[in-house]
Glycine riboswitch aptamer from uncultured Microbacterium sp., 77 nucleotides, folded computationally.
RNA sequence: GCCACGGGAGAAUGCCGCCGCGAGCGGCUGCCGUAGGAGCAACCUCUCCCGAAACUCUCAGGCACCCGGACCGUGGC
Numbered sequence: 001g002c003c004a005c006g007g008g009a010g011a012a013u014g015c016c017g018c019c020g021c022g023a024g025c026g027g028c029u030g031c032c033g034u035a036g037g038a039g040c041a042a043c044c045u046c047u048c049c050c051g052a053a054a055c056u057c058u059c060a061g062g063c064a065c066c067c068g069g070a071c072c073g074u075g076g077c
Base pairs, nucleotide, nucleotide: 001077002076003075004074005073006072007071012029014028015027016026017025018024030063031062032061036059037057038056039055
């Protein structure tokens, strides 16, 4: 690093329309940070560049269930 299994948070089942129904699709605002993405400190240096995150921003993603989910554990390669 990969695979399998297990654990795994936050935030409107908001409003409207479509639809046979719908938890589906689209639009509108409100919100969340733990997919992804982006940004920065100390330090180093003559200066510049390089330079982290669970911090910051929300482009993306997400806001009943399912799925997903950084990260953690076990086993295997």
The RNAcentral record of the sequence draws on MGnify.